[in-house]
RNA sequence: UUUGGAUAAUGGCAAACCCUAGCGAAAGCAGGGGACGCAAAGCCACGGGUCUAAUGCAUUUCACGAUGCGAUGACAGCCGGGUUGCCCUA
Numbered sequence: 001u002u003u004g005g006a007u008a009a010u011g012g013c014a015a016a017c018c019c020u021a022g023c024g025a026a027a028g029c030a031g032g033g034g035a036c037g038c039a040a041a042g043c044c045a046c047g048g049g050u051c052u053a054a055u056g057c058a059u060u061u062c063a064c065g066a067u068g069c070g071a072u073g074a075c076a077g078c079c080g081g082g083u084u085g086c087c088c089u090a
Stems, first nucleotide, its partner, number of pairs: 002090001004088002012038002017033004022029002036077001042083003046080003049075003056069005
């Protein structure tokens, strides 16, 4: 450096769900509990995908408002890609 692995060791992460006079318009995120799973379930929104729709734009309304479009907002535990790395094994 590469192959294979999650049986053993050191251990790691943590879905759903619950809590928070925490953040956010929302999606979602953060902290605490929890444990379905995970060998990159470490990191990066680069390609595809998915979620949301505040600002904005359009339509409508006397107005309030309603509807639609729309990422610049998210998801790395959706699939690729990039990048770093522990243990065992050959």